[in-house]
RNA sequence: AUUGAACGCUGGCGGAAUGCUUUACACAUGCAAGUCGAACGGCAGCACGGGAGCUUGCUCCUGGUGGCGAGUGGCGAACGGGUGAGUAAUGCGUCGGAACGUACCGAGUAAUGGGGGAUAACGCAGCGAAAGCUGUGCUAAUACCGCAUACGCCCUGAGGGGGAAAGUGGGGGAUCGCAAGACCUCACGUUAUUCGAGCGGCCGACGUCUGAUUAGCUAGUUGGUGGGGUAAUGGCCUACCAAGGCGACGAUCAGUAGCGGGUCUGAGAGGAUGAUCCGCCACACUGGAACUGAGACACGGUCCAGACUCCUACGGGAGGCAGCAGUGGGGAAUUUUGGACAAUGGGGGCAACCCUGAUCCAGCCAUUCCGCGUGAGUGAAGAAGGCCUUCGGGUUGUAAAGCUCUUUCAGCUGGAACGAAACGGUACGCUCUAACAUAGCGUGCUAAUGACGGUACCGGCAGAAGAAGCACCGGCUAACUACGUGCCAGCAGCCGCGGUAAUACGUAGGGUGCGAGCGUUAAUCGGAAUUACUGGGCGUAAAGCGUGCGUAGGCGGCUUUUUAAGUCAGAUGUGAAAUCCCCGGGCUCAACCUGGGAACUGCAUCUGAUACUGGGAGACUAGAGUGUGGGAGAGGAGAGUGGAAUUUCCGGUGUAGCGCUGAAAUGCAUAGAGAUGGGAAGGAACAUCAGGGGGGAAGGGGAUUAUUUGAACCAACACUGACGUUGAGGCAAGAAAAGCGUGGGUAGGAAACAAGGAUUAGAUACCCUGGUAGUCCACGCCGUAAACGAUGUCAACUAGCCGUCAGGCCCGCUUUAGGGUUUGGUGGUGGAGCUAACGUAUUAAGUUGACCGCCUGGGGAGUACGCUCGCAAGAGUAAAACUCAAAGGAAUUGACGGGGGCCCGCACAAGCGGUGGAGCAUGUGGUUUAAUUCGAUGCAACGCGAAGAACCUUACCUGGUCUUGACAUGUAGCGAACUUAGCAGAAAUGUUUUGGUGCCUUCGGGAACACUAACACAGGUGCUGCACGGCUGUCGUCAGCUCGUGUCGUGAGAUGUUGGGUUAAGUCCCGCAACGAGCGCAACCCCUAUCCCUAGUUGCCAGCACGUAAUGGUGGGAACUCUAAGGAGACUGCCGGUGACAAACCGGAGGAAGGUGGGGAUGACGUCAAGUCAUCAUGGCCCUUAUGACCAGGGCUACACACGUGCUACAAUGGGUGGUACAGAGGGAAGCAAGACCGCGAGGUGGAGCAAAUCCCAGAAAGCCAUCCGUAGUCCGGAUUGGAGUCUGCAACUCGACUCCAUGAAGUCGGAAUCGCUAGUAAUCGCGGAUCAGCAUGCCGCGGUGAAUACGUUCCCGGGCCUUGUACACACCGCCCGUCACACCAUGGGAGUUUGUUGCACCAGAAGCAGGUAGCUUAACCGUAAGGAGAGGGCUUACCACGGCAGGGUUC
Repeated sequence: AUUGAACGCUGGCGGAAUGCUUUACACAUGCAAGUCGAACGGCAGCACGGGAGCUUGCUCCUGGUGGCGAGUGGCGAACGGGUGAGUAAUGCGUCGGAACGUACCGAGUAAUGGGGGAUAACGCAGCGAAAGCUGUGCUAAUACCGCAUACGCCCUGAGGGGGAAAGUGGGGGAUCGCAAGACCUCACGUUAUUCGAGCGGCCGACGUCUGAUUAGCUAGUUGGUGGGGUAAUGGCCUACCAAGGCGACGAUCAGUAGCGGGUCUGAGAGGAUGAUCCGCCACACUGGAACUGAGACACGGUCCAGACUCCUACGGGAGGCAGCAGUGGGGAAUUUUGGACAAUGGGGGCAACCCUGAUCCAGCCAUUCCGCGUGAGUGAAGAAGGCCUUCGGGUUGUAAAGCUCUUUCAGCUGGAACGAAACGGUACGCUCUAACAUAGCGUGCUAAUGACGGUACCGGCAGAAGAAGCACCGGCUAACUACGUGCCAGCAGCCGCGGUAAUACGUAGGGUGCGAGCGUUAAUCGGAAUUACUGGGCGUAAAGCGUGCGUAGGCGGCUUUUUAAGUCAGAUGUGAAAUCCCCGGGCUCAACCUGGGAACUGCAUCUGAUACUGGGAGACUAGAGUGUGGGAGAGGAGAGUGGAAUUUCCGGUGUAGCGCUGAAAUGCAUAGAGAUGGGAAGGAACAUCAGGGGGGAAGGGGAUUAUUUGAACCAACACUGACGUUGAGGCAAGAAAAGCGUGGGUAGGAAACAAGGAUUAGAUACCCUGGUAGUCCACGCCGUAAACGAUGUCAACUAGCCGUCAGGCCCGCUUUAGGGUUUGGUGGUGGAGCUAACGUAUUAAGUUGACCGCCUGGGGAGUACGCUCGCAAGAGUAAAACUCAAAGGAAUUGACGGGGGCCCGCACAAGCGGUGGAGCAUGUGGUUUAAUUCGAUGCAACGCGAAGAACCUUACCUGGUCUUGACAUGUAGCGAACUUAGCAGAAAUGUUUUGGUGCCUUCGGGAACACUAACACAGGUGCUGCACGGCUGUCGUCAGCUCGUGUCGUGAGAUGUUGGGUUAAGUCCCGCAACGAGCGCAACCCCUAUCCCUAGUUGCCAGCACGUAAUGGUGGGAACUCUAAGGAGACUGCCGGUGACAAACCGGAGGAAGGUGGGGAUGACGUCAAGUCAUCAUGGCCCUUAUGACCAGGGCUACACACGUGCUACAAUGGGUGGUACAGAGGGAAGCAAGACCGCGAGGUGGAGCAAAUCCCAGAAAGCCAUCCGUAGUCCGGAUUGGAGUCUGCAACUCGACUCCAUGAAGUCGGAAUCGCUAGUAAUCGCGGAUCAGCAUGCCGCGGUGAAUACGUUCCCGGGCCUUGUACACACCGCCCGUCACACCAUGGGAGUUUGUUGCACCAGAAGCAGGUAGCUUAACCGUAAGGAGAGGGCUUACCACGGCAGGGUUC
């Protein structure tokens, strides 16, 4: 785009068209083929006329007239109408042909004479239920039969012979006749014959679906002769003869199918299709058969058989809608049991006319096409309502309402067609004629005739009045929001949506598209160059046969001539009409109808052209081949020969292991192995030479000798004369390895061997020790390989460079070398071109030509079935159901690897100290509980949020309470706020009560605060960190992450950023199709280490002075320390070496400090849906007398257990006691607190000083000196418990810290495993601070003392760069394979069962035609007759439908 459509929702009108695609299933009822009285005998019924009877409105009679049932006869019924079962050719289409027929029609010729015998109707008789039938008697014809005649016709032996008819009607002047009529004439008819037209029969060529898993078919088969038969040719039939005919250009068989004009689609070529209309064919319940006839083997005829249905008196009969309507059934699905012959056409008839479900009309159905309408203008308060909302508004929307108009269509009411002029009648003319009869023809006039239908069409009336839906809105694809739902319900053409914010589901609002329709489903073509003729491919995506030889076939060098098949041109015929296209015309337009043209791309015939192709004839040498002469070679075959090595055996020497492996063991060996040297046997393979070197078609081929044999190559000449190339089938004395058969052989290697030993969770494996087939030979099979260059063969052309092998020629030369050139082979590299890219590139995958093979998404499957081959194994050929939305190629970026290279890090190693064992502290899990609130969960949760849970905190639980609320804003009212005290209660709270009247004011009131009321609202540590912001962790302070422009690539992308060095560093240098830049690195910032300058209190005190028991205490000083502001200093700057003359590295000097001096802050692009809704903020959801708020008590502190992080220890480098020395950094007013006094102590009393370089906390401790302890569960260790206290605080019971006395547990250095640390670090020692009423073994800081070790980068972990492989991309925690269990939807197989179809053999034989037959019957003709001719029936023979039977094929 389309449809004979169907389904869903919806539906106003008209026109035009279509309408059982399925069961060629079965059919009730009605109709669909009759007509002619001008062929005939007649008269059942009707009408008219006449007659009779009479009860004057009835009966009877009467073929007289109009006519006419039934019948005889004629014509028609073979057309028209239906259907598509069968049919793959007896068909159809196109073009031709000769051996035919033809009723009616047209034209012509010649006739139409004279006789005869029957028969139906009808009457009578009879049978039967019916259908129907029988006998007998009468009768007519345009029914039937002789005779006569025969122009033309037919047969022939060419003399001859044969053969016909029918009348009817109209008119009529003479003549005849009683009449009928004869007679004449016209018309129709009839007979014979010729021609034509149309129609039909037959024949040929070409075209006409699929399957080769159908390859051979055929006996009337192919041809001939004779005969028969037909309208006619012909094996159409028959007898005989011959042995042919068809087939790879697809016979036969199987499946499917009516064919064409056309229709749909498509740019076309094609593809699909064959409704309606037209042509042809076939069929008419199924099968068979003939009859009649001009024509049938006959839809509404006959006979027979069969199935089915109906009637029946059970004896017997009837029927055939695939005609029009209609019914049932089937189905997703297809109409009225209508009107009319008015028109067109058909049949009959002289005609009138009759018949006509052909046809013309109407009815039904949105089934299709076309047209029209459902209103138009104006109208902003942008109404109401709906929906959304950021709450402002937006949108629906000029839409509605309102106002002003119009009236198509529908409605009502009037008018009103075309289609209908023929026939007929009449007048005139012409023809026929004896004739103004009649008849025919022409012209004029004219009556009648309409189913549709009172329809089309045209007026009038009223009123916006009666008339809009469907699908869609994630992308493709025009059109977006809200709510509901929550991987549910559902959607979906493909991709895919839906797991709580769904533009994708459902609903709504809005929008988009089409519109009396809109969607869905089905189907066809297109897009699809996705079967490629036009117009594709085959190295790696599917695809080159493993290789050659060669048949058919295809294609084929140069030249002359001829032919004209192909080819080209012209002409003629045909290519039906309709359809399509163009130009016109008619319906108001259109659809539709119609006139003309063009077209129908085709076929046939004729004429011409001759370049090319083909055919015939002749010549040529460039293709191809032969001969002569050469050299190279693992080319093939068979026969000899050789040495090295392995193994075994023999004997010698000799002694304890050998062998094997990652390590071992099995195995061999004291019975002498292995080792070593000598000898022997036997089999197999041939080191070096040896080279991407050579030869071969491929497979494949490697010691050597001679024999034999194939091919290629080179050089120069001679010869043949296109002999060529490719190659479906076919063939191959060709085809690796494995395998098979027969017979040999067997040294080594070696499937099998649950052999044995190991490995392992297991190990039917990898490894080891053995070991048989086989490997070898001969002969015969098999016929496959990643048989690969994954690249068919042949030929031509198209830049180079460098090797190598075999020849020739030239230069050079004594030769070896060397150089150049040429032919053939074999390699590398590379350009154009080609290619998706990779790549290929004169050995093409380039550009062309010829031929063959092969491919058409993945899986199923190279499988099943069938067939062929094979001894078998198996091979060849080769599907489908079903299933998926991919499978695949090449390249890219990542990620990954028990891949590679380089490098780094307390990563390992080297060290020091720990954890893991103990007790306790603390956190977590688990368990428990009314609650043990919540979060954090590998590293990167677990002394984490929590810098501090007795109440509070607090979020949890129990109980008691409140409801505009504990907190905020707004409104109204009221009152100052506030405060004293009592009672109840656990408190919250409730109730009573005392004091108090404030501030500003323009005098109206206002501000703050409190209370009351109602409503907006508050409130939520309720959920979602997977809706978010912010903040944070982590990789990682790792060195990376990117961009612009340019360049390369079809592209993803690459380059830069890679490479060579170097660095802590993508740090820097050099190189480079890159050049630059950004975020990171580094530096800039802070602290610290040295110095200088300035300043000098609360800090300092060298010198001077005073004073004290003592003290910078005092005067003073400004030097030092220090404080805190500013500067200096360090930059690989200098020297040497290394390096590339670089960057840089190494060493050194100087320096307080040296190569980033040490430390801190600082965290790129990103990753982990990492963490946090319980810091805060926040979308959505949820609760609202509760999930909010208040209060008391409890809980977060539980405890069989497990883990993390710590503290204290286990002791003598220690513990105790006494004495004694030296910090830094901090804190202090609801605070730090000195001296003094009290207490063993925690602490208490008291309160100088200090908002602090001034006072206080504040004794630093380890250390040092001295002393005790003597290796012990201790003078170690301090848990636990008892008692007594202190402090904080409303309150230490659950549940604080500390002190004293007493008690004195485990623990004697810690399994597997594991952590931290590289220097002022680890280790060790104490001090301070935050939080805080109180509570630290935690955390954050501070200083004191103060080590050991680093060979090095193999390994573990993590990371960076380059490279490589990848079937991974959620990215190796990836991907992914097979068995098993269960089922049987699909397919195949098995065992069964069943249907259809078909070939062969046989039986059987209805009806019928033909042949035979004289048993029967018989009007016309012949015959005087007997009888004959002829005919019928009967019987019989051949053919044959149905049916039967046996074993087959094929198929569901």

Small-subunit ribosomal RNA from an uncultured bacterium, 1452 nucleotides, folded computationally. Its mean pLDDT, the model's own confidence on a scale to 100, is 85. RNAcentral holds the sequence, with entries from ENA and SILVA. Rfam family: Bacterial small subunit ribosomal RNA.